RNA sequence: UGAGUAGAACAAAUGAUCGCGCUUAAUCAAUUUAAGUGAGGAAAGUCCGGGCUUCACAGGGCAGGAUGCCGGAUAACGUCCGGUAGAGGCGACUCUAAGGAUAGUGCAACAGAAAUAUACCGCCGGAAACGGUAAGGGUGGAAGGGUAGUGUAAGAGACUACCGCCCGGGCGGUAACGUUCGGGGCAUAUGUAAACCCCAUCCGAAGCAAGACCAAACAGAAAGCGAUAGACUUGCCCGGUCUGCUUUCAGGUAGGUCGCAGGAGGCCUUCGGCGACGAAGGUCCCAGAUAGAUGAUCAUUCACGACAGAACCCGGCUUAUCGUUCUACUCAUGAU
RNA sequence: CGGCGAUUAGCGCAGCCCGGUAGCGCAUCUGGUUUGGGACCAGAGGGUCGCAGGUUCGAACCCUGCAUCGCCGACCA
Numbered sequence: 001u002g003a004g005u006a007g008a009a010c011a012a013a014u015g016a017u018c019g020c021g022c023u024u025a026a027u028c029a030a031u032u033u034a035a036g037u038g039a040g041g042a043a044a045g046u047c048c049g050g051g052c053u054u055c056a057c058a059g060g061g062c063a064g065g066a067u068g069c070c071g072g073a074u075a076a077c078g079u080c081c082g083g084u085a086g087a088g089g090c091g092a093c094u095c096u097a098a099g100g101a102u103a104g105u106g107c108a109a110c111a112g113a114a115a116u117a118u119a120c121c122g123c124c125g126g127a128a129a130c131g132g133u134a135a136g137g138g139u140g141g142a143a144g145g146g147u148a149g150u151g152u153a154a155g156a157g158a159c160u161a162c163c164g165c166c167c168g169g170g171c172g173g174u175a176a177c178g179u180u181c182g183g184g185g186c187a188u189a190u191g192u193a194a195a196c197c198c199c200a201u202c203c204g205a206a207g208c209a210a211g212a213c214c215a216a217a218c219a220g221a222a223a224g225c226g227a228u229a230g231a232c233u234u235g236c237c238c239g240g241u242c243u244g245c246u247u248u249c250a251g252g253u254a255g256g257u258c259g260c261a262g263g264a265g266g267c268c269u270u271c272g273g274c275g276a277c278g279a280a281g282g283u284c285c286c287a288g289a290u291a292g293a294u295g296a297u298c299a300u301u302c303a304c305g306a307c308a309g310a311a312c313c314c315g316g317c318u319u320a321u322c323g324u325u326c327u328a329c330u331c332a333u334g335a336u
Numbered sequence: 337c338g339g340c341g342a343u344u345a346g347c348g349c350a351g352c353c354c355g356g357u358a359g360c361g362c363a364u365c366u367g368g369u370u371u372g373g374g375a376c377c378a379g380a381g382g383g384u385c386g387c388a389g390g391u392u393c394g395a396a397c398c399c400u401g402c403a404u405c406g407c408c409g410a411c412c413a
Base pairs, nucleotide, nucleotide: 001332002331003330004329005328006327007326008325009324010323012301013300014299015298016297017296018295020038021037022036023035024034025033026032040307044318045317047316048315049314050313051312052207053206054205055204059238060237061236062235064203065202066201067200068199069083070082071081072080073079084098085096086095087094088093099198100197104196105195106192107191108190120137121136122133123132124131125130145163146162147161148160149159150158164186165184166183167182168181169180170179171178172177211258212257213256214255220249221248222247223246224245225244229243230242231241232240233239251412252411253410265284266283267282268281269280270279271278272277302305337409338408339407340406341405342404343403346362347361348360349359356393364380365379366378367377368376386402387401388400389399390398
């Protein structure tokens, strides 16, 4: 210098004027005045997890759902961190729904003789009928572990060596696993579990239009069932709670307060840990609407500005995104 | 804001659960029938199964992520 890998930060800047929401203060009060403050890294999709609220602080069983190498982090997770195994890359590094096909069942179109079982061609025996054979051919995504040898009529784990597989032991490691020794010719033996299923672990339901309180207004009717009942509680059963409940039609209100912004909060320092993260100390308060605020104009500058707008809150994942900057590392070439 | 569902030919729908190469009705086109038209009869064409990725020998179907459209949800009594 070029090409790349991993991670992090920012999301045009400054000033002036006008305007909007909220909070505080002034004022008897206000629609007035002043001061302060006012969107995001994804506020999004609603895909996971948790808080919070009500049903009984949520209990037993079945059904159902989710997760799936090992260990750890966490409030929790399908997230994150570290490792193992496999795959890709010269490398930095990246990717993996990665339990079980030796519990059982199902499926495998077409082609092919045969799809888990076979004899079409071939080889061997035989006069033939027929028998033996999975070495070779052909079909297929897949054909009874692979290679070499012995053996045989021809062949074949039938036998031998190595590789693979299964079982058991030693050593290292918390473990996944690695390594080594011995045994078994291999009885299990094609694939598929993002097919049913098995194993292990976890999960009660609904959601802020949850829910609590205040105020206002109206008009009830019909049907169903009624303590051996009904309703609610999870899809079902048990258990539990209540005593009238449910459904439909008709009617009324379309108001307010809380929930609702101090939180698993942000930033800095130190310590522990490889790390995710945890502990201690200091410091800061940082949107809160309910038809829904965060905008417009002008001036200057530049790299000419992307995706996009909170609605109970938080931790993740996924998706969209003009670009700029920084840190660490790898490869190639050149110079010293 | 929250909770659900759907997407297959021009239109309306099957098929998906349990994977094997996509059908039905109307519509369109061609021929027949008729003096001509309609109806009827016979035949034909028309599909990246919303998009992208994955699992699998093989995906409309199974899994994941997007996109579009639609439905439901206030309180009192």

Two RNAs folded together computationally: RNase P RNA and transfer RNA, 413 nucleotides in total. Rfam match: Bacterial RNase P class A. Rfam classes the family as a ribozyme. Its family is annotated with tRNA processing, ribonuclease P activity and dimeric ribonuclease P complex in the Gene Ontology.